[in-house]
């Protein structure tokens, strides 16, 4: 230096053109239970790496940048 693959709430992950103002689990915050605190119960905030293209629509297809893992001289 080439070739492939991933990047998504705080942490792990689900999705895969339109039903999605992105769904879970854990942690966060709030209120219910309890003398109190764990449990348990109800709510709530929080994410599609950047950038450009395709399209009526893109988190999803492409293409280029970054980074990460792997492979190859």
């Nucleotide at each position: 230096g080439c070739c492939g693959c991933g990047u998504u709430c705080g942490u792990c992950u689900a999705g895969u053109g339109g039903c999605c103002c992105a769904g879970g689990a854990c942690a966060c915050c709030g209120c219910c239970c309890u003398c109190u605190c764990a449990c348990g119960g109800c709510g709530g905030a929080a994410a599609c790496a950047c950038g450009g293209g395709u399209u009526c629509a893109a988190u999803u297809c492409c293409c280029g940048u970054a980074c990460g893992c792997g492979g190859u001289a």
Description
The prediction has a mean pLDDT of 81. Transfer RNA from Candidatus Berkelbacteria bacterium UBA1384, 73 nucleotides, folded computationally. It was read from a public genome assembly. The source organism's lineage runs through Bacteria, Bacteria candidate phyla and Candidatus Berkelbacteria. It matches the Rfam family "tRNA".